[in-house]
């Protein structure tokens, strides 16, 4: 330095089929009421009228996104996510927001519980933060096997404590 691999309710990704979104947006019709509607902002749209906008009836009737489930695909900083920046998308305009790419940060891995002026219709998601659980080394102890041995060590594997952190960890080379 290259190769191959390990944690395990392990990570992410497109696909079909389900269910929610929702009898919800929006369109159609009849009535009626009526100066306001809308938006983060501005522009816009309305204003004596069946066509802004809203109500009642009747009727068509969604969609993204995000959950589930079944094989499958990439793989083990997998992936996530704060910051900052560029492109791009919607969109009348600007903000904001979604996608990807780049720098830097921070997380070894899942679970539980609680918090949160965050995201969602909700279910949940995101962040943090205790709290145990596991898997990797490192140290010191126990115990059983090996191996040399005068006493007393070597190495394995288990089990205990204590610590670390993924630019780690093992195996070959």
């Nucleotide at each position: 330095g290259g190769u191959a691999g390990a944690g395990g309710c392990g990570c992410a990704g497109a696909u079909a089929c389900u269910a929610u979104c929702a009898g919800u947006a929006a369109c159609u019709a009849a009535c009626a009421a009526u100066a306001g509607a809308g938006u983060g902002a501005u522009g816009u749209c309305g204003u004596u009228g069946u066509a802004a906008u809203u109500g009642u009836u009747a009727g068509u009737g969604a969609a993204a996104g995000g959950a589930g489930u079944a094989a499958c695909u990439g793989c083990c900083g997998a992936a996530a996510u704060g910051a900052g920046u560029a492109a791009u998308c919607c969109a009348a305009u600007c903000a904001a927001g979604g996608u990807u790419g780049c720098u830097u940060g921070u997380u070894g891995g899942g679970g539980u519980u609680a918090u949160u002026u965050c995201c969602g219709a909700a279910a949940g998601g995101a962040a943090u933060a205790a709290c145990a659980c596991u898997g990797c080394c490192a140290u010191a102890g126990u115990c059983u096997a090996u191996u040399g041995u005068g006493u007393u060590g070597u190495u394995a594997a288990a089990c205990u404590a204590u610590g670390g952190a993924g630019c780690g960890c093992u195996a070959c080379u």
Lysine riboswitch aptamer from Vibrio breoganii, 173 nucleotides, folded computationally. Taxonomically the source falls in Vibrio (Bacteria, Pseudomonadati, Pseudomonadota, Gammaproteobacteria).